Predicted 3D model of an 89-nucleotide RNA (c-di-GMP-I riboswitch aptamer) from Ethanoligenens harbinense.
The same sequence occurs in records of 2 taxa.
The RNAcentral record of the sequence draws on Rfam and Ribocentre.
RNA sequence: UAUCAGAAAAGGCAAACUGACCGAAAGGCAGGGGCAUAAAGCCAAGAGUCUAAGGUAAAUAAACGUACUAUGAUAGUCUGGUUGCAAAA
Numbered sequence: 001u002a003u004c005a006g007a008a009a010a011g012g013c014a015a016a017c018u019g020a021c022c023g024a025a026a027g028g029c030a031g032g033g034g035c036a037u038a039a040a041g042c043c044a045a046g047a048g049u050c051u052a053a054g055g056u057a058a059a060u061a062a063a064c065g066u067a068c069u070a071u072g073a074u075a076g077u078c079u080g081g082u083u084g085c086a087a088a089a
Base pairs, nucleotide, nucleotide: 012037017032018031019029021028022027035076041082042081043080045079046078047077048074049073050072054069055068056067057066
């Protein structure tokens, strides 16, 4: 120094709840908060999950409503990719 196993955490990040603002929604997000977390850093490629604006279908005089659908979202669901912190023995 690398690999495998692995203790600790100065510092980091921040669940629920709250929340100006963005969004059709899911969700995101300055601030508060402090459940957790060694990649809870980053990337929606595969699977899962959430949403259904738009679209499609049947029905209808029309509309409402219903069903399906991701091109929306989730990296704190898993896999994969990628870059790092610390480090006793």
The prediction has a mean pLDDT of 77.